The RNA shown here (c-di-GMP-I riboswitch aptamer) has 85 nucleotides and comes from a soil metagenome.
[in-house]
This record gives sequence, structure tokens and C1' cells, in this order.
RNA sequence: GAUAAAGGCAAACCCGUCGUGAGGCGGGGACGCAAAGCCAGGAGUCCUAAGCGCGUAAGCGCCUAAGGAUUGUCCAGCUGCCGAA
Repeated sequence: GAUAAAGGCAAACCCGUCGUGAGGCGGGGACGCAAAGCCAGGAGUCCUAAGCGCGUAAGCGCCUAAGGAUUGUCCAGCUGCCGAA
């Protein structure tokens, strides 16, 4: 970054599986993506069982934004394919 070409990724949804959950992974599937490659350092958003306490129970509280998820929310960092005028 061109109504070029080659190659790539894959949202929703469905199936399987793991997780308490957000969500992850595999298969199908394409809404989109020029970093939708890597990275959870910063911001944002989202999740929370077990344990402990209270309660007949349903449930509530603590643990606690401690821990976790998300890079297809954004910023920073690292790497990188093709490429005419």
C1' cells in the first nucleotide's frame, strides 16, 4: 500500500473435549483481518470454584480485583510474506 498476483488467518453458529467460570483446544464453517503472527508489560472489559464463616435450606459473606480470561478492545515491545506506480 494497487479494484494486481501468490500465499495466510478465521467471527458468529454447530459438534467434540477441557475448565467452577470468563474461556481454551480439535473438527466443520466464513463475519471479517495487512500483522486477526508472537508477547498478558500498561489501560480496558469479563470470570470466579474450592476453602473458611453464617444459615434448616435456598442462599449470603470473606478470601478479593489476591487469582484468572481476553492480543478479533487499545497502547507498548519482538518478528515477518508479496509488492506496481
The sequence is in RNAcentral, with records from MGnify.
Its Rfam family is "c-di-GMP-I riboswitch aptamer". Rfam links the family to the GO term cyclic-di-GMP binding.
Of the family's consensus pairs, 95% are formed in the model.